A computed fold for a 350-nucleotide part of an RNA from Pyramimonas parkeae, annotated as small-subunit ribosomal RNA, central domain.
The organism belongs to Pyramimonas subgen. Trichocystis, within Eukaryota.
The RNAcentral record of the full RNA draws on ENA and SILVA.
A source record names the gene rrnS.
The coordinates come from a structure-prediction model, not an experiment, and the mean pLDDT is 84.
Context: one part of a larger RNA
RNA sequence: CUGGGCGUAAAGGGCACGUAGGCUGAUUUAAUUAUUAUAUAGUUCAAAUGCUAAAGUAAACCUUUAGUAGUGACUUAUUUAUAUAAAUCUUGAGCUUGAAAGGGGAAAAUAGAAUUUCUGGUGUAGAGGUUAAAUUCGUAGAUCUCAGGAGGAAUGCCAAAGGCGAAGGCAAUUUUCUAGUUCAAAGCUGACGCUGAGGUGCGAAGGCACAAGUAUCGAGCGGGAUUAGAUACCCCGUUAGUUUGUGCAGUCAACUAUGUCGAUUCACCUUUGGAUUAAAAUUAUAUUCUGAGGUCUAGCUAACGCGUUAAAUCGACCGCCUGAGGACUACGGUCGCAAGAUUAAAACUC
Numbered sequence: 001c002u003g004g005g006c007g008u009a010a011a012g013g014g015c016a017c018g019u020a021g022g023c024u025g026a027u028u029u030a031a032u033u034a035u036u037a038u039a040u041a042g043u044u045c046a047a048a049u050g051c052u053a054a055a056g057u058a059a060a061c062c063u064u065u066a067g068u069a070g071u072g073a074c075u076u077a078u079u080u081a082u083a084u085a086a087a088u089c090u091u092g093a094g095c096u097u098g099a100a101a102g103g104g105g106a107a108a109a110u111a112g113a114a115u116u117u118c119u120g121g122u123g124u125a126g127a128g129g130u131u132a133a134a135u136u137c138g139u140a141g142a143u144c145u146c147a148g149g150a151g152g153a154a155u156g157c158c159a160a161a162g163g164c165g166a167a168g169g170c171a172a173u174u175u176u177c178u179a180g181u182u183c184a185a186a187g188c189u190g191a192c193g194c195u196g197a198g199g200u201g202c203g204a205a206g207g208c209a210c211a212a213g214u215a216u217c218g219a220g221c222g223g224g225a226u227u228a229g230a231u232a233c234c235c236c237g238u239u240a241g242u243u244u245g246u247g248c249a250g251u252c253a254a255c256u257a258u259g260u261c262g263a264u265u266c267a268c269c270u271u272u273g274g275a276u277u278a279a280a281a282u283u284a285u286a287u288u289c290u291g292a293g294g295u296c297u298a299g300c301u302a303a304c305g306c307g308u309u310a311a312a313u314c315g316a317c318c319g320c321c322u323g324a325g326g327a328c329u330a331c332g333g334u335c336g337c338a339a340g341a342u343u344a345a346a347a348c349u350c
Stems, first nucleotide, its partner, number of pairs: 003322004007304002012318001014202004021195003025089006033083003037079001041075004050068007092192001093189004097184004104178007111155001116150006126137002163170002207248006217241001220238005259317006267295005273289004299306002323350003332343004
């Protein structure tokens, strides 16, 4: 290399769009040009080897001589498939029309609880906190309670095995802008498709830069405890951060540890959003499409388990793995303000 693999043993890229490339629905015709597969015939197929015969010996083995077989390659003929050129079709794909659901995205406005804090009233000695305490707050009037103000952040119930999104993720209400999806019936385009090396975009939390904001919580830090010690767990404070804007960064148990797309396959139950049928007058039954779940047959699997949302049976394309450690490392390259990210060895040890 071939091969064999990638849910949990090493191995699916974090996710998408998309360039090259690879692969690509049905039918007909043309040219005979290139290639592919199959079959017929022919050429070639060293020696050795195998098989057959003869001789060496009376015989086995063995030796010698002669004949023959053989994969592959090439030539010829016919058929099949692909490519090429031209034309046609509707099932794949897309578009139009009519409905439907949704925390999909962006911006703006608004609301009610709660925390904190400030002002005033009432009121008096405690309050906090803990297993127990203390640090802490409080006679300069706290905690509690009533009224009012300020400000920031998050949206209880509804809520679900539920919904939407490519993934990350998305939840108070309203408005504006905007993207995708599903269903139904016709019509239209006519293979316009799938995948996708590079590339481009998106990408939690934390982090970085500049500006704004700062209620809560709170790495770090300072106290109080605990303890043999306590750089912790518990308590009292508080900084960065947590929030917003504009950039950077580009990672994760970015997990369904399961790449995307298509086809084929037993049955039952629950459920989202449509459509149809029947009864009937807003309910139930059945069918069907569409997602989301549970149980399970065949089959698969080392087992666990998976099982029409496959890890079954097939096809197309990409990514990745090749004993453990050294090593998600070093060096070099690229990117970054930095932190670092990415690409990625070897010696050596077992």